Model confidence (mean pLDDT): 84 of 100. A computed fold for a 1464-nucleotide RNA from Leptolyngbya sp. O-77, annotated as small-subunit ribosomal RNA. It matches the Rfam family "Bacterial small subunit ribosomal RNA". Rfam links the family to the GO terms structural constituent of ribosome and ribosome. The sequence is in RNAcentral, with records from SILVA. Taxonomically the source falls in Leptolyngbya (Bacteria, Cyanobacteriota, Leptolyngbyales, Leptolyngbyaceae). The same sequence occurs in records of 2 taxa.
[in-house]
RNA sequence: AGAGUUUGAUCCUGGCUCAGGAUGAACGCUGGCGGUCUGCUUAACACAUGCAAGUCGAACGGGGUGCUUCGGCACCUAGUGGCGGCGGGUGAGUAACGCGUGAGAAUCUGCCCUUAGGACGGGGACAACAGCUGGAAACGGCUGCUAAUACCCGAUGUGCCGAGAGGUGAAACAUUUAUGGCCUGAGGAUGAGCUCGCGUCUGAUUAGCUAGUUGGUGGGGUAAGAGCCUACCAAGGCGACGAUCAGUAGCUGGUCUGAGAGGAUGAUCAGCCACACUGGGACUGAGACACGGCCCAGACUCCUACGGGAGGCAGCAGUGGGGAAUAUUGGACAAUGGGCGCAAGCCUGAUCCAGCAAUGCCGCGUGGGUGAAGAAGGCCUUCGGGUUGUAAAGCCCUUUUGUCGGGAAGAAGCUCUGACGGUACCCGAGGAAUCAGCACCGGCUAACUCCGUGCCAGCAGCCGCGGUAAUACGAAGGGUGCAAGCGUUAAUCGGAAUUACUGGGCGUAAAGGGCGCGUAGGCGGUUGCCUAAGUCCGUUGUGAAAGCCCUGGGCUCAACCUGGGAAUCGCAGUGGAUACUGGGUGGCUGGAGUACGGUAGAGGGUGGCGGAAUUCCCGGUGUAGCGGUGAAAUGCGUAGAUAUCGGGAGGAACACCAGUGGCGAAGGCGGCCACCUGGACCAGUACUGACGCUGAGGCGCGAAAGCGUGGGGAGCAAACAGGAUUAGAUACCCUGGUAGUCCACGCCCUAAACGAUGGAGACUAGGUGUUGCCCGUAUCGACCCGAGUGCGCUAGCUAACGCGUUAAGUGCACCGCCUGGGGAGUACGGUCGCAAGGUUGAAACUCAAAGGAAUUGACGGGGGCCCGCACAAGCGGUGGAGCAUGUGGUUUAAUUCGAAGCAACGCGCAGAACCUUACCAGGCCUUGACAUGUCGGGAACCCUGCUGAAAGGCGGGGGUGCCUUCGGGAGCCCGAACACAGGUGCUGCAUGGCUGUCGUCAGCUCGUGUCGUGAGAUGUUGGGUUAAGUCCCGCAACGAGCGCAACCCUUGUCCCUAGUUGCCAGCACUUCGGGUGGGAACUCUAGGGAGACUGCCGGUGACAAACCGGAGGAAGGUGGGGAUGACGUCAAGUCAGCAUGGCCUUUAUAUCCGGGGCUACACACACGCUACAAUGGUUCGUACAAUGGGCAGCGAAGCUGAGAAGCGGAGCCAAUCCCAGAAAGCCGAGCCUCAGUUCAGAUUGGAGUCUGCAACUCGACUCCAUGAAGUCGGAAUCGCUAGUAAUCGCAGAUCAGCAUUGCUGCGGUGAAUACGUUCCCGGGCCUUGUACACACCGCCCGUCACGUCAUGGGAGUUGGUUACGCCUGAAGUCGGGAAGCUAACCCCAGGAGGCUACGCCGAAGGCAGGGCUGAUGACUGGGGUGAAGUCGUAACAAGGUAGCCGUACCGGAAGGUGUGGCUG
Repeated sequence: AGAGUUUGAUCCUGGCUCAGGAUGAACGCUGGCGGUCUGCUUAACACAUGCAAGUCGAACGGGGUGCUUCGGCACCUAGUGGCGGCGGGUGAGUAACGCGUGAGAAUCUGCCCUUAGGACGGGGACAACAGCUGGAAACGGCUGCUAAUACCCGAUGUGCCGAGAGGUGAAACAUUUAUGGCCUGAGGAUGAGCUCGCGUCUGAUUAGCUAGUUGGUGGGGUAAGAGCCUACCAAGGCGACGAUCAGUAGCUGGUCUGAGAGGAUGAUCAGCCACACUGGGACUGAGACACGGCCCAGACUCCUACGGGAGGCAGCAGUGGGGAAUAUUGGACAAUGGGCGCAAGCCUGAUCCAGCAAUGCCGCGUGGGUGAAGAAGGCCUUCGGGUUGUAAAGCCCUUUUGUCGGGAAGAAGCUCUGACGGUACCCGAGGAAUCAGCACCGGCUAACUCCGUGCCAGCAGCCGCGGUAAUACGAAGGGUGCAAGCGUUAAUCGGAAUUACUGGGCGUAAAGGGCGCGUAGGCGGUUGCCUAAGUCCGUUGUGAAAGCCCUGGGCUCAACCUGGGAAUCGCAGUGGAUACUGGGUGGCUGGAGUACGGUAGAGGGUGGCGGAAUUCCCGGUGUAGCGGUGAAAUGCGUAGAUAUCGGGAGGAACACCAGUGGCGAAGGCGGCCACCUGGACCAGUACUGACGCUGAGGCGCGAAAGCGUGGGGAGCAAACAGGAUUAGAUACCCUGGUAGUCCACGCCCUAAACGAUGGAGACUAGGUGUUGCCCGUAUCGACCCGAGUGCGCUAGCUAACGCGUUAAGUGCACCGCCUGGGGAGUACGGUCGCAAGGUUGAAACUCAAAGGAAUUGACGGGGGCCCGCACAAGCGGUGGAGCAUGUGGUUUAAUUCGAAGCAACGCGCAGAACCUUACCAGGCCUUGACAUGUCGGGAACCCUGCUGAAAGGCGGGGGUGCCUUCGGGAGCCCGAACACAGGUGCUGCAUGGCUGUCGUCAGCUCGUGUCGUGAGAUGUUGGGUUAAGUCCCGCAACGAGCGCAACCCUUGUCCCUAGUUGCCAGCACUUCGGGUGGGAACUCUAGGGAGACUGCCGGUGACAAACCGGAGGAAGGUGGGGAUGACGUCAAGUCAGCAUGGCCUUUAUAUCCGGGGCUACACACACGCUACAAUGGUUCGUACAAUGGGCAGCGAAGCUGAGAAGCGGAGCCAAUCCCAGAAAGCCGAGCCUCAGUUCAGAUUGGAGUCUGCAACUCGACUCCAUGAAGUCGGAAUCGCUAGUAAUCGCAGAUCAGCAUUGCUGCGGUGAAUACGUUCCCGGGCCUUGUACACACCGCCCGUCACGUCAUGGGAGUUGGUUACGCCUGAAGUCGGGAAGCUAACCCCAGGAGGCUACGCCGAAGGCAGGGCUGAUGACUGGGGUGAAGUCGUAACAAGGUAGCCGUACCGGAAGGUGUGGCUG
């Protein structure tokens, strides 16, 4: 210090998540030792039991016990009296002068210290005690006695009160003779009370609160000021700088985190406060309204004889309960401290220790060294090895912890005194002995493999893993990280600049208020003087200790403890400075404003006037249609429409001018005239003298729609009706049509109210258009200045797009607003409104994104340009028939498997009777039909019998090879056991290779450079041209690669060479056949070469590339054909051609055998063949090819047969022989004459031929007979642009046989048409939009149905809390002095004083109506989410009617329509 996650990729915005620290923690697994902290965060819930505050006999009387020399002494103590009741606990309440900090004045202070003085004289009681007596008890009652440092009176008195006079007002003694105490005053110290400034959580969906309230006077009260209390008087006081109310909370030093600023927190320790079962109250006292005191009320618990009593662990232990969770009913007063006491001492659950807990922090250990045969075992493996791993074993050492033995300091104070504790520590002995786990290993994030599992089981902090090869699940091996701990969970800070003071934003990402006026507030021009509040400097006080930090010291170190310092950024006092800000005062004119003179304008309001047009009414002319649409229909019209002419009525809106023109703050404003009225601008002069800017609340204005009342109503037009369209059409289109649109008055107050850009002023380059005005020069142009309104750009800014003097630049002051998406601008509450609704405005829950800009693609019922048998123009087909073949389906024991739009379907199959063959039923076999290795035997091999369907099983006979170093070896066969073989079993979505397709389309990329933050762009775009990214020109590009073209083969012309098996012009022979001699000319063969390059001419073009025409030429612009297939796409096809990973099988999913099946058949589809006939069929005659094949072969002549074929065997290893007769054609001569035929040939019967072990299932061919459908084929659809289509035959591969129809080739005959690119399909380039990127077969909206979750309303029901009113009124203080009772003093008559009773106040309680808040509730509303549900198709492309905003109406739903607005 950052990282992951939105996208195909990018930049930005923005949320979510992680890595770090830390905890009074808990849970899971594990657990050796010590030190040192810490340990009910929940029920301020209830508590059994024990202990936690007593002490003093040197205050007092009495009692008791023991001793006694009977004098008394010692000890104990119930009571009177004195002092003490701190310390300890908890955090309920409290938002407060409670706390923190700093000040202040009107106070008190026991014990302690200093100091001054005093303690004289009297008196009466009450406990204890004794007697009697009540009660169960607790506890009393009556009578009597008594002491004091208990109580009372008088005196004195520095004191106090009072202006003074005067008044008031104290004491206590005890004893060991040395002390301790007592009273009064003054001072100190300590502690406490009170007041004030400042600071101290959240909510405005809490905006008004207050009656002792605010102040005064009199009186009272307190230790003390004060409405603290009371009577009267006045009407104040607090609040937007947040009162009141509600919620939450003890505050602080500090603690955790953070660079800091901050944020969170307030356990332990320390300071303060509050509380003590709940509520109220006072008493005593120096101090309390009192934790272990009192009184009362209440709840609860306990005792009870039922009459009445007792109690308060939020002290230490402990119990129950609650809870995820928190310890012993321990020891000691030895130390520190406290109470009492003269003291000894007593008390002390404060405290010091021990126990329990890895709860945290710190330290130590579980051994160290050596040790390669790299042991065994485990795991992995490419089978070679690797790893665990010097790890272990083995050898040599050491002894921390642990065991046994010794043993403190802590004691202060002469002696005595140690709970801890036989602890720390030390020494000796002995022995490696007693001791390692947890989490993780896909990325973030250090660490990888195998097996199992197969979207299952499971994991997960985020992204995400798992659907048969999972480094992500489970387990193992290995590794990584921490370590007596390790992980998880929870909550907190950080990262998060993600609330931004330090330190963010608002054109499009969330975010500028619809606009103005203006209050408070904030901010404010220039220049003097005064002041010194802010500000700055110095100094003083304070800022407790502990903690943090620095630096010393002590425990062996550390944690821990301890000394010193620094710091404590704050507050207050005081002295000074005066630049700036503020305050006061006096000037100035630049900001702002006023007056005077001009200018432009749809600025606003009122009244009047005008013409064009629509509609309606009346009249004329006139006749059959009008109207409307994509096409129609509804509608109007013979009762006279539409059209046309004249007249009239009425309402609304104002063509042209008209303009990125004008005016206005915005909304908005448009005929003309008049009146009233606001603002702006220009030029100059005079005046005022900061009068200014912004503006929370507030007030006003505010399109359209809508609402109320009354008018008006021509046109238009929600709703509605009808007609169309459609699967439907609650729409788009058409015909009608009501609110409304218009006016007046009153409401509503919202819009994409937009420049999606708040208003004001200042500064910062230039250019250009336009509106209005002024000045000067000027004939007109033109120039300058300031005010508006536009465009394109510089710097700068921006995520980019873009903005750019009209800023989104730079700086300043003010206001509004934002903080992930959804839920939701919803709910509840408030407020406004007649309503519709507006405004303010959440939460639960849910997701990991939602978004902005730009990029590359893809797509569009977007655009432009251009190709292709793509369409068009033609020719011939398919789709109808029969048959053949393939496929689907069905059937079957099996009908093996694959191929699936184009790009599966005469495809794999260039040939299923057996074989093939993978399928089915059956019969066999198990190291195997096949390969390698080991051992044993044997030559190999040949002939043969029986059984069986065969495979197989059981036998018989013959035969003895080759090489040799003589040991043996090679090949082959048989047998045995084991490694292994085998698999057309699965996965083409694990793969290689090969192939199809887009597409023979013209594209696909790279290097360097440049541009861009980047993805990327440029190049490759543009202007021409081409079949072509072909070439030329231009250009921030320059080059290059794979493609194109060319090079290759073939064909077309010529030449050269060669001349058999091919050829034959001339010559000769001839059996008349190039047959022979001969020839080498020609054809041909097969080698080499020439030729074609837009080379030449003309034109067009840009002087280019190129195109058009022409010449020559066999061939002309790629001459024709072939081979050749870029980067890639389709998880395209193939595990069954081959190869291959993994999985599966192993007496079977392998192997062998015979038989069957792949050939089935209601049907559907696809490629074909043959036809439907006369351009034909048939008979006879007759002509001309090319490519090919041939030795287990082609097979001639000849003979036989009607034929298939048979016999036969010449020739040929083939330019020689054979297959081999080409067919259409042609010539005639016929016949057929338009018909289911002399067309067509299916089907069937019969008879044969051939191949083959075998033609039944299931071959081909021949002959005779039979003679089906079919008369040119619906919607639809295919091929072809020239030697092509069409048509005709020939050959070959496969092959025993089987193709007249398939496939691959060959030649013969041989057309028609192309105007053209609007449309269909496919493709290329450029551009545009996009919410698509598994990319339009995309994305996506709403209703409905089902499951589930949270939430609103809801007749109500039930709790909590709170204020007010009334009733009752405990304890108790206070009051008054009429009544009752009464020891001290006066004095005995009574009074003073006290008590009871009474009165005010008053807690709890009761009654009544409210406020706030929680839970729950039949039913109900919407929302979120869920796998593949239903209905439609609203949005994204012109999304097929552009979309969206406001509003109104309507509709199953998305939505539709009207009206106004926006361009996103």